[in-house]
Molecule: transfer RNA
Organism: Mnemiopsis leidyi
RNA sequence: GCCACCGUAGCUCAGUGGUUAGAGCACUGCUCUCGUAAAGCAGGGGUCGCGAGUUCGAAUCUCGUCGGUGGCU
Repeated sequence: GCCACCGUAGCUCAGUGGUUAGAGCACUGCUCUCGUAAAGCAGGGGUCGCGAGUUCGAAUCUCGUCGGUGGCU
């Protein structure tokens, strides 16, 4: 330098055009317990890496850009 893939909650990830962006773990509160843990219930937490375009509508499609991983030279 070229190619492919990835970037969504604190972490690991799902969601591949349409109702509100979700799960597990973590965190907070409550129940339970003599107490703790476990378990159950509830809750907080998101510019979907960034910018632009297409569309009635974009996390999703297109282009650019930044970062990461792998491969080739």